[in-house]
Overview
This is a predicted structure of a 562-nucleotide part of an RNA (large-subunit ribosomal RNA, domain I) from Clostridiales bacterium Firm_16. The coordinates come from a structure-prediction model, not an experiment, and the mean pLDDT is 80. The organism belongs to Eubacteriales, within Bacteria.

Context: one part of a larger RNA
């Protein structure tokens, strides 16, 4: 000082567990806010530090349903209460909701300081209620200049909206990187990515100047499958990368401008009237067309909406049905046997539209929650259909004339640049910073340089569900997910304790037991810690530092080795 054996300590490995967490699928929901949001101070309990709930009416008050015997949250103690005159607890709808914060009376280093005005109360000090920020309006109302009057603009009231925040997700729209990859870089790639701004619940796109191609084609937009890693693009590198068209989800289509015409007009407005492409339309004419004055306007026919929710224009309602937001009901077992404990084992029965599953002192269809299959709402929301109610469109069509209208600094060229899968190529098509610049339907665009032919279709105004994208959230449900170094950082007082001036960063820490029966009473000992006895309990080497308790480490003891 070491090996080995035994026994302990120390540790907290492993197994087993789950109240958490991942990830899906379906339906909902997609918004709150000046009536004060989000989020936060500070308070509120008998005792109250932290949580959660609540707000000076403060773990809570009032109505209204449900429930039906215990209750004062987490939190298991004691004290005093409440409760079959139905509490506690669950739904719905109210009432209060201090201060800060858009924060809005003015002020400020948030949660604080400082006022005014009118009303009420009170003898007063005070106390209450109210109501005053800024912007914006094609509202209303009062006023009222330059300028004689009138009007205007201005000014004051009053009305009506805005204003913050949020889901680090989706989407449309403006701005717009580089790192990287081309085994270097420079075109290019990464990428229109990420970042910033401004919008919705969904955007966004959308009713052909679309696409095709030789067919008497097709017929908005979006999504998805597939064409297809095809065509093609490319220091033809590295990479990008289509569309027609076939099949599916869905399905929806409209309003204007102009011609004209009628009021008005020093203002340019409003109703009429029209919206097309085999062109439409307006004006004229003729023809044929329901009534009544015959222009509105009655009747007539048709369509549409519950208004915030399908555009085409917008507002209040009844009545039904369903859903949602509490709940109610739900069938059938006993014996004995082993153990601390029956749900096990053995015997006999029994339900099953319920043998999903959780629990109960072990393994339970019949013990409890429940599951099947049904049932229910006074209140408030949603949908759905119906009524009442509004609003809309129509009351012409045909032919034949005429040459008015049919979206101009537009199309289109040129230049520079951008977007289309397409980097300047042969590069159409789309947008556009400059310079330019049309036709008017005998018109025009496009069909991938041009050009004739022929084929399509109407730009320079607008609007419009659906089928699609996402999931802060809400409700049922699933899992060849995790099982406490794992699973969200966070199953425990988790964005907490701790660091950091700040932006920020950011933990560890579950498990006695079936049931506290959590160890009365003795005894060592400082009126300790800690232990021995006793009890309890199946265990107590389950004693609370508490299932189980590996290793490393330590330690007593024996042998043996140096």
């Nucleotide at each position: 000082g070491g090996u080995u054996u035994a026994u302990g300590g120390c540790g907290g490995a492993u197994g087993c567990c789950u109240g958490g967490g991942a990830g899906c699928u379906g339906c909902g929901a997609g918004g709150c806010g000046a009536a004060g949001a989000a989020g936060g101070u500070c308070g509120u309990g008998a005792c109250a530090a932290g949580c959660u709930g609540c707000g000076a009416a403060a773990a809570g008050c009032c109505g209204g349903g449900g429930g039906g015997a215990g209750g004062a949250g987490c939190a298991c103690a004691u004290a005093u209460c409440c409760u079959g005159c139905g509490a506690u607890c669950c739904c719905c709808g109210g009432a209060u909701u201090a201060c800060c914060g858009a924060a809005u009376g003015g002020g400020g280093u948030a949660a604080c300081c400082c006022g005014c005005a009118u009303g009420a109360a009170g003898c007063g000090a005070u106390u209450c209620a109210u109501g005053a920020a800024c912007c914006g309006c094609g509202c209303g109302g009062a006023u009222g200049a330059a300028u004689c009057a009138a009007a205007u603009a201005g000014u004051c009231c009053g009305g009506c909206g805005g204003a913050g925040c949020c889901a680090a997700a989706c989407u449309g729209a403006g701005u717009g990187a580089a790192g990287u990859g081309a085994a270097c870089c420079a075109u290019c790639u990464a990428a229109g990515u990420a970042a910033c701004u401004c919008g919705g619940g969904a955007a966004a796109a959308g009713a052909a100047a679309u696409c095709a191609a030789a067919a008497u084609g097709a017929g908005a937009u979006u999504c998805c499958c597939g064409g297809a890693g095809u065509a093609g693009c490319g220091g033809c590198g590295a990479g990008c990368g289509a569309a027609a068209c076939g099949g599916g989800a869905g399905g929806a289509g409209c309003c204007c401008a102009a011609a004209c015409c009628a009021c008005a007009u020093a203002g340019a407005g409003u109703g009429g009237g029209g919206u097309u492409g085999u062109a439409g339309g307006g004006c004229c004419g003729c023809a044929c067309g329901g009534g009544g004055a015959u222009g509105a306007c009655c009747c007539g026919g048709g369509a549409a909406g519950u208004u915030g929710a399908g555009a085409g224009a917008a507002a209040a309602c009844c009545g039904u049905a369903a859903u949602a937001u509490a709940g109610c009901a739900g069938a059938a077992a006993g014996g004995u046997c082993u153990g601390g404990g029956a749900a096990g084992g053995c015997c006999u029965g029994u339900c099953a539209g319920a043998g999903a599953g959780c629990g109960u002192g072990a393994g339970a269809g019949c013990c409890g929650c429940g599951u099947a299959a049904g049932c229910g709402a006074a209140a408030u929301a949603u949908u759905g259909c119906g009524g009442a109610c509004u609003u809309c469109c129509u009351g012409g069509u045909g032919c034949g004339g005429u040459a008015c209208c049919u979206g101009a600094g537009u199309a289109g060229g040129g230049c520079g640049g951008g977007g289309c899968a397409c980097g300047u190529g042969g590069a159409a098509c789309c947008c556009u910073g400059c310079c330019u610049g049309a036709a008017u339907c005998c018109g025009g665009g496009u069909c991938g340089a041009c050009c004739a032919c022929g084929a399509u279709c109407c730009a320079a105004g607008g609007c419009u569900g659906a089928a699609u994208a996402c999931u802060c959230c809400g409700c049922a449900g699933c899992u060849a997910c995790c099982g406490a170094u794992a699973g969200c950082g966070g199953a425990c007082a988790a964005g907490u304790a701790c660091c950091g001036u700040g932006a920020g960063g950011g933990a560890a820490a579950g498990g006695c037991g079936a049931a506290a029966a959590g160890a009365a009473c003795c005894c060592c000992u400082g009126c300790g810690a800690g232990g021995g006895g006793a009890g309890u309990g199946a265990a107590a080497c389950a004693g609370a530092a508490c299932c189980u308790g590996a290793a490393a480490c330590c330690a007593u003891a024996a042998a043996c080795c140096g």